[in-house]
RNA sequence: UACAGAAAAAGGCACAGCAGGCGAAAGCCUGUGUCGCAAAGCCACGGAUUUAAACGGCGCUCGCGCCGCACGGCAGCCGGUUGCCAAA
Numbered sequence: 001u002a003c004a005g006a007a008a009a010a011g012g013c014a015c016a017g018c019a020g021g022c023g024a025a026a027g028c029c030u031g032u033g034u035c036g037c038a039a040a041g042c043c044a045c046g047g048a049u050u051u052a053a054a055c056g057g058c059g060c061u062c063g064c065g066c067c068g069c070a071c072g073g074c075a076g077c078c079g080g081u082u083g084c085c086a087a088a
Base pairs, nucleotide, nucleotide: 005085012037013036017032018031019030020029021028022027035076041081042080043079046078047077049073050072055068056067057066058065059064
């Protein structure tokens, strides 16, 4: 020094599940938990992906059903960006 992450240290985050809350849902928040993570820090304006309330279309027994759609999510999918420690 770090586009190659072995070893050690300091510390960090927290999957599933459970409890409470928010939300139409996806999902999120708090606590617990600890599957894992070297960016599992941050960014939803790029791609992927998820949901479909509202809206539009179609059907209808007029209750509603189906289809489309992000203005909703997701950063623990890719990507962008900043950064701790550190050998070859």
c-di-GMP-I riboswitch aptamer from Ruminococcaceae bacterium AF10-16, 88 nucleotides, folded computationally. Model confidence (mean pLDDT): 87 of 100. RNAcentral holds the sequence, with entries from Rfam.